[in-house]
Molecule: transfer RNA
Organism: Alphaproteobacteria bacterium
RNA sequence: GCCGCAGUAGCUCAGUGGCAGAGCACACCCUUGGUAAGGGUGAGGUCGGAGGUUCAAUCCCUCCUUGCGGCA
Numbered sequence: 001g002c003c004g005c006a007g008u009a010g011c012u013c014a015g016u017g018g019c020a021g022a023g024c025a026c027a028c029c030c031u032u033g034g035u036a037a038g039g040g041u042g043a044g045g046u047c048g049g050a051g052g053u054u055c056a057a058u059c060c061c062u063c064c065u066u067g068c069g070g071c072a
Base pairs, nucleotide, nucleotide: 001071002070003069004068005067006066007065010024011023012022013021018055026042027041028040029039030038048064049063050062051061052060
């Protein structure tokens, strides 16, 4: 330098045009003599950045950026 994959909640990951979700973690409550485990409720997101297409973009297109892998 070229090619491919990935970037979504604190962490690990779904979702692939129309409502952003799960598990763990976190907060509060129930339970206990106390802790752990268990149960209930809740908070937490400019979906890596910019532009474009579309009535509508996490999703499609272009560029940039970060990480990983391959080729040279």